[in-house]
RNA sequence: GGGCCCAUAACUCAACGGGAGAGUGCCACCUUUGCAAGGUGGAGGUUGGGGGUUCGAAUCCCCCUGGGUCCA
Numbered sequence: 001g002g003g004c005c006c007a008u009a010a011c012u013c014a015a016c017g018g019g020a021g022a023g024u025g026c027c028a029c030c031u032u033u034g035c036a037a038g039g040u041g042g043a044g045g046u047u048g049g050g051g052g053u054u055c056g057a058a059u060c061c062c063c064c065u066g067g068g069u070c071c072a
């Protein structure tokens, strides 16, 4: 330098072009003498950045940034 893959909540990851979610973690309450486990509820998101296509984009296309991998 070129090819391919990846980037979504604090972490690990889902999500047919149409309601952005789960587990863990965090907070409050219930339960316990207390802790843990369990239960209920809650907070937490510019879906890496910019542009385009579309009635509608995390999802499709282009560029950029960062990471992984292969070739040279």
Stems, first nucleotide, its partner, number of pairs: 001071007010024004018055001026042005048064005